[in-house]
Molecule: transfer RNA
Organism: bacterium
RNA sequence: GCGUCUUUAGCUCAGUUGGUAGAGCAGCUGAUUCCAAAUCAGCAGGUCGGGAGUUCGAGUCUCUCAAGGCGUG
Numbered sequence: 001g002c003g004u005c006u007u008u009a010g011c012u013c014a015g016u017u018g019g020u021a022g023a024g025c026a027g028c029u030g031a032u033u034c035c036a037a038a039u040c041a042g043c044a045g046g047u048c049g050g051g052a053g054u055u056c057g058a059g060u061c062u063c064u065c066a067a068g069g070c071g072u073g
Base pairs, nucleotide, nucleotide: 001072002071003070004069005068006067007066010025011024012023013022019056027043028042029041030040031039049065050064051063052062053061
């Protein structure tokens, strides 16, 4: 350089045929406890890597840029 895959919550990852985004862990609050851990209940946390396009509507489709993995010369 070329091909291919990945990029979504603090971390690890889901997200179907385009219809307005979720889980586990972590965090915070409460209950329980002499205190803590464990357990239980609840809460918060995301303009979906950046930009543009298509569409009534984009995490999802198209183009481009960036970062990373793998293969190849």